[in-house]
Context: one part of a larger RNA
RNA sequence: UUGGGCGUAAAGAGUACGUAGGUGGUUUUCUAAGCACGGGGUUUAAGGCAAUGGCUUAACCAUUGUUCGCCUUGUGAACUGGAAGACUUGAGUGCAGGAGAGGAAAGCGGAAUUCCUAGUGUAGCGGUGAAAUGCGUAGAUAUUAGGAGGAACACCAGUGGCGAAGGCGGCUUUCUGGACUGUAACUGACACUGAGGUACGAAAGCGUGGGGAGCAAACAGGAUUAGAUACCCUGGUAGUCCACGCCGUAAACGAUGAGCACUAGGUGUCGGGGUCGCAAGACUUCGGUGCCGCAGUUAACGCACUAAGUGCUCCGCCUGGGGAGUACGUUCGCAAGAAUGAAACUC
Numbered sequence: 001u002u003g004g005g006c007g008u009a010a011a012g013a014g015u016a017c018g019u020a021g022g023u024g025g026u027u028u029u030c031u032a033a034g035c036a037c038g039g040g041g042u043u044u045a046a047g048g049c050a051a052u053g054g055c056u057u058a059a060c061c062a063u064u065g066u067u068c069g070c071c072u073u074g075u076g077a078a079c080u081g082g083a084a085g086a087c088u089u090g091a092g093u094g095c096a097g098g099a100g101a102g103g104a105a106a107g108c109g110g111a112a113u114u115c116c117u118a119g120u121g122u123a124g125c126g127g128u129g130a131a132a133u134g135c136g137u138a139g140a141u142a143u144u145a146g147g148a149g150g151a152a153c154a155c156c157a158g159u160g161g162c163g164a165a166g167g168c169g170g171c172u173u174u175c176u177g178g179a180c181u182g183u184a185a186c187u188g189a190c191a192c193u194g195a196g197g198u199a200c201g202a203a204a205g206c207g208u209g210g211g212g213a214g215c216a217a218a219c220a221g222g223a224u225u226a227g228a229u230a231c232c233c234u235g236g237u238a239g240u241c242c243a244c245g246c247c248g249u250a251a252a253c254g255a256u257g258a259g260c261a262c263u264a265g266g267u268g269u270c271g272g273g274g275u276c277g278c279a280a281g282a283c284u285u286c287g288g289u290g291c292c293g294c295a296g297u298u299a300a301c302g303c304a305c306u307a308a309g310u311g312c313u314c315c316g317c318c319u320g321g322g323g324a325g326u327a328c329g330u331u332c333g334c335a336a337g338a339a340u341g342a343a344a345c346u347c
Base pairs, nucleotide, nucleotide: 004318005317006316007301008300012315014200015199016198017197021193022192023191025087026086027085028084029083030082031081033080034079035076036075037074038073039072040071041070042069048066049065050064051063052062053061054060090190091187092186093185094183095182096181097180102176103175104174105173106172107171108170109153114148115147116146117145118144119143120142124135125134161168162167205246206245207244208243209242210241214240215239219235220234221233222232257314258313259312260311261310262309265292266291267290268289269288270287271286272285273284274283275282276281296303297302320347321346322345329340330339331338332337
């Protein structure tokens, strides 16, 4: 490689968009490249395989048959391809609706923590398993009033919603993306996937400039302990926040790639529609999100119309453990490092 696989054993790229490529709905006519059948030409000497024969047998030797293909020619037209035309169910557009923490910017709000000022007030406060460090007679803690500043938005809140993923939650306004339902006016296969590529991408980290309430790596002190470079306590700097620019990784998880089709039910919930009904509601349909469960599947656990079932298309990835996501080289990065990614050796 073939084969077999990828929820948990090795294995789905973090996610999307999209180039080349691969694959592609219904139907009519033509074509004959693939395809099928036939003719001709050419090609393997030895070896292999099969049969027969020759050395007394065997090894050995000989004869005959067999071989991938390539070229050319004729016929066929079901399927694939190509050309021309048509269609509407795939896909998209229009129109009419309702839902949403989807995104960006600006403004506003209340609770709480901390700090400052002033009043009341007096000896403690704080903290722990118990303490101590710490704060406090220069008046703390507590309490009342006023002020400053930063960050986060209790209740509502829900296996609720939205988003491709990361993720998104106070309120208002402006700008803006997508999905869903109904209709069937329009286009007429315009589709699916997607090597490279591009964009987005939590937290931490980096650069420049701001900001800094609380929290808090590092660090300091107090405890604990045999020790305690920890767990506990008192402090506390980067950072956490904002703007712009990098980084490009996570148990980036549903550990489950994307798309399409098919395959029992039951029961919640979210957003629409239809029928019946005075209403409550009942039935039904489309799209999401959960639970239970049959067939099937699985090594088992489990999955089970949101498949890990049954099929098709395309991409990515795996091939014993360690060495090792290391070395070397290359690309990217300010750096940290990221991406790609071995071998010797060993079990």

Small-subunit ribosomal RNA, central domain from an uncultured bacterium, 347 nucleotides, folded computationally. The prediction has a mean pLDDT of 85. Its Rfam family is "Bacterial small subunit ribosomal RNA".